């Protein structure tokens, strides 16, 4: 210098243009003599900006950060 990939709850991951989900964690409750376990409920998110579209986490451009490849 060129090419490719990744970015989503506190953490790890899903999510073919149409309600943003799971597990773990945290909080509360049930149960228990107490606790753990189990069960129930709650909690918190689409990296920034622009575009396309009736509608964008998803498609396009750009920026930022990280990873890989070529030289």
């Nucleotide at each position: 210098a060129g090419g490719g990939g990744a970015a989503u709850c506190a953490u790890c991951c899903a999510g073919c243009g149409g309600c943003a989900g799971g597990a773990u964690g945290g909080c509360a409750g049930u149960c228990u003599c107490c606790a753990a376990a189990a069960c129930u409920g709650c909690u918190c998110a689409c990296g920034g900006g622009g575009g396309u579209u009736c509608g964008a986490a998803u498609c396009c451009c750009u920026c930022u950060u990280c990873c890989c490849c070529u030289g």
Molecule: transfer RNA
Organism: Lachnospiraceae bacterium